[in-house]
RNA sequence: GGGGUGUUGGCGCAAUGUUAGCGCGUCCGCCUCCAGAGCGGAAAGUUGGGUGUUCGAGUCACUCACUCCCC
Repeated sequence: GGGGUGUUGGCGCAAUGUUAGCGCGUCCGCCUCCAGAGCGGAAAGUUGGGUGUUCGAGUCACUCACUCCCC
């Protein structure tokens, strides 16, 4: 330098172009002498940055940044 992969709550990951979810963790409650387990609930996302296409973009296009792999 060329090609490819990935970037989404604190962490790991989902998501036909039409409501951004799941698990773990965190917090609160129930339970308990206390804690854990179990059960119930809640908070936490500018979906890596920017631009564009579209009625509508995490998803499509362009560009930039970074990760990993190949040449």

Transfer RNA from Rhizophagus irregularis DAOM 181602=DAOM 197198, 71 nucleotides, folded computationally.
Its Rfam family is "tRNA". Rfam classes the family as a transfer RNA.
The prediction has a mean pLDDT of 83.
The sequence is in RNAcentral, with records from ENA.